Small-subunit ribosomal RNA, 3' major domain from Petunia axillaris subsp. axillaris, 476 nucleotides, folded computationally. It matches the Rfam family "Bacterial small subunit ribosomal RNA". Its family is annotated with structural constituent of ribosome and ribosome in the Gene Ontology. The RNAcentral record of the full RNA draws on SILVA. The prediction has a mean pLDDT of 80.
[in-house]
Context: one part of a larger RNA
This record gives sequence, C1' cells and structure tokens, in this order.
RNA sequence: UGACGGGGGCGCGCACAAGCAGUGUAGCAUGUGGUUUAAUUUGAUGCUAAGCGAAGAACCUUGCCAAGGCUUGACAUGCCGCGAAUCCUUAUGAAAAUGAAAGAUGCCUUCGGGAACACGAACACAGGUGGUGCAUGGCUGUCAUCAGCUCAUGCCAUAAGGUGUUGGGUUAAGUCCCGCAACGAGCACAACCCUCGUGUUUAGUUACCCUUAUUGAGUUUGGAACCAUGAAAAGACUGUCGGUGAUAACCGGAAUGAAGGUAAGGAUGACGUCAAGUCAUCAUGCCCCUUAUGGCCUGGGCGACACACGUGCUACAAUGACCGGGACAAAGGGUCGUGAUCCUGCGAGGGUGAGCUAACCCCAAAAACCCAUCCUAAGUUCGAAUUGCAGGCUACAACUCACCUGCAUGAAGACAGAAUCGCUAGUAAUCGCCGGUCAGCCAUACGGUGGUGAAUUCAUUCCCAGGCCUUGUACA
Repeated sequence: UGACGGGGGCGCGCACAAGCAGUGUAGCAUGUGGUUUAAUUUGAUGCUAAGCGAAGAACCUUGCCAAGGCUUGACAUGCCGCGAAUCCUUAUGAAAAUGAAAGAUGCCUUCGGGAACACGAACACAGGUGGUGCAUGGCUGUCAUCAGCUCAUGCCAUAAGGUGUUGGGUUAAGUCCCGCAACGAGCACAACCCUCGUGUUUAGUUACCCUUAUUGAGUUUGGAACCAUGAAAAGACUGUCGGUGAUAACCGGAAUGAAGGUAAGGAUGACGUCAAGUCAUCAUGCCCCUUAUGGCCUGGGCGACACACGUGCUACAAUGACCGGGACAAAGGGUCGUGAUCCUGCGAGGGUGAGCUAACCCCAAAAACCCAUCCUAAGUUCGAAUUGCAGGCUACAACUCACCUGCAUGAAGACAGAAUCGCUAGUAAUCGCCGGUCAGCCAUACGGUGGUGAAUUCAUUCCCAGGCCUUGUACA
C1' cells in the first nucleotide's frame, strides 16, 4: 500500500421488511446431467451454464454413425496436352457415380493463336467444424450504470509511498459548496443522441369531417377547425416566491405550468477483476491428418429413457367453464407475396382470383370486457394428457420424426414440504395481437405491441452485494 475481520462509523441497492403473483406438487413442452447406443456431433457448468450458441435438426442443414464411391481432389493459383462449353438417349446402381452410343458448334483474331469452360497426367499445393481460448486478435459476460480509476508539477518521506482523492455539509453521482501544501488536468458521472408526454407554425394525400348538399357507401363536390401523420422551432432552467442552512452548495414547501427538481423509458458500461467464455462466426501462431482427421452420396442419428435438475405452458375451477349476441386497440408484415368476394366442406381445407409494390388493398377475428342462457360443488358441462379411427396441408419424401382438423377416449391433478424467484406505477398481475427465422414446423421459445389494471414501503435491527473513512492483523 492492499486484502481480510462473527472490529467500529457513515451512506446505498426489490438487499431485508411491508405487500402482490409465482417456482418447488400434477401433466406436458423445452434445455442439461446421467444412462443407453453403431452414432446418440459439439461448446457452455455457482451467481456470470442449463427455451443458452440454435432468428426455427424429416432430406439439406450436419460437424456424429453404418454402407457404397473419389484421391491435384467440392474450392484457388501456376505449367503441359487435348477438346469449345453445353445438351440429348440408354444400361447398372439406394444415390453418388460408372459404362456405352449418336449428333452439333459458338465469341475475339495480326489466322500463329487467345478468352471462357470441360477432360487427362505429373507436381507445387488445396482441404480440415482436427488439437491448444493456458500461445493470440477481435467480440462478449460479470462485478456494475457501482462511483470510482489515475496523471503532470509542487510539497512531505531514507524508501516503498503519501498528499491532491482526506475533513465540514450536500447529491443519484469524486454532484456541487466551503475549508485545506497543494494547484491543475484526464477517463468514467452528468449533458449532447433516440422514443414518449404539451401547445404553436407549416403541409393537405391514400389520412380527417363541426357544418352544407348528395350517395348503396366520406361516394362526389366542398373544408383546413379537430384527429392523426411528416417537418420546423418552442418549452423545465431550482427560472420565481417566501422558509431553512454558514450570506454557500443544497433541502423541504408554494405558485405558474402539459410536465418540477435526472418528467418517464432506451442507447451509452471508466481503470481493472475472473489465465471467465468463444480456435465451431471470423482471423491467426504452433502442433497434427494428407488414397485421410480431406471430399461425394444413401440411410440412420442429433428426437433413445429406470432416473435427477433448470426454464416455461396448461391446470386443479363458480372472481369459473360452455353456448348465443354486442363493443373498443397499438405496432407490424406483404409481389416466387398478401390473398378479399362468391361457391363448397361439420372442420382443417379446396375451387375461384378482385384489389394491393401498400396511411389506399390484404393478413385481420382483437381477447380479456358487456348483456343473456345453462351448470351448483362433483374428479364435475373442471382439467386436458394419453390412445384409437377418419381426414387435410407443405414437401422428391411426413415410418423412425412435422403441423392442423373431426369423432371417440377422458390419466394425473383438491392450491402443493424443506426451500426459493420476480416486482415500487401505467409497474406487478392478467388479456389478446404482430414479427423474425421459415416450403412446412415440433414457438408453450424469443423480440415487439397495445387493452384492463392493483397492493405495499413502519423502518435500516437482521440476511446478501457493493461504496467511503477508520481500527487490528503472526496474511501478500
């Protein structure tokens, strides 16, 4: 100087407390361990692995296994020879591929040849999702959006070092004020950026419609007030008032205001820590393979199943389930797409194919909610797993191994032990909608979007994490 202490002081955080809803129980989905297997490819392992890499494993993907093929190779550059390339027919085969047969020739040219492409031979070489993340770059997680981490000069100290950065207040903040052998500065903080909340100006289509006429319909004429959509500037700064404080910073209150003390949310992550993660995004040193650890193809596997764990979905019901009627969003996506309308089918779907390159048309029905019917405490009109049969769609292909529909079947489950997670306001809880990936989809995931909309916070004693000062130490 640090680190540590069941030492002290100060202050903080959904850290505890106060509450709300969960997990832990049941079934299923999904990931992991284990076991099994020809293979169940692989990485990730307390917090910081486990619905994670994977924004989508039937083939492909694919890295694994079995069988069948290839060896200058699927891909790149160079040299030589030969032929344009390409296409068609046929045999074998699971395919990759191998064999056979026939025909035809392009572009540029200085007529020597050249370009592109294919085949053949020998080499240089290609290739490797092979190893090492403890050789690395880059990127990322975490402490932590915690308030810290340092430097120059000066001063102090024999030196390591100290001071500044400590002290008195204050703040979300090393934020600001005052003091001080310090005076300044940098990286973080804050602000600048984006979204949202208010009004103004401007614009008038595809959006809007108080009034006026008209129509089947804002359809047409008309309008620019509203909504909404673009653009521009405004607005919030402790600016004002009085109180407190040290006449400071600030704190508590009031006014004005759409908004008041960081308005709310996002992006933004200092010096460093964990030899943290990634050689399988990519790049890369070294090592290793080179008729194979490279490459092609078919089939299988990644989907197995005594079990254990994580994350979720659906539940156990009456604040409910079913049936009928009625209402109100936001944000997205669409031309190899979205698919209206009409017909057909109980339905998934099928046929037809209008409009839309989209504020125009479509996906699109919002659902919780409201009104009304019925059920009456039961393993039920709760719950939906499982299984049987019959169908549909995508795709060469749906057995291993997709999704959807109808009929039948109707397990477990009576609110859950020890323990444990999230959340402080338009939040939790609850309810749908959309998107990416994508032929299809194992999505109950992930990322957005709006609807309805709470309870509680006495306080910092205790648990946990981190910050500052101080103290002890046989630790570094």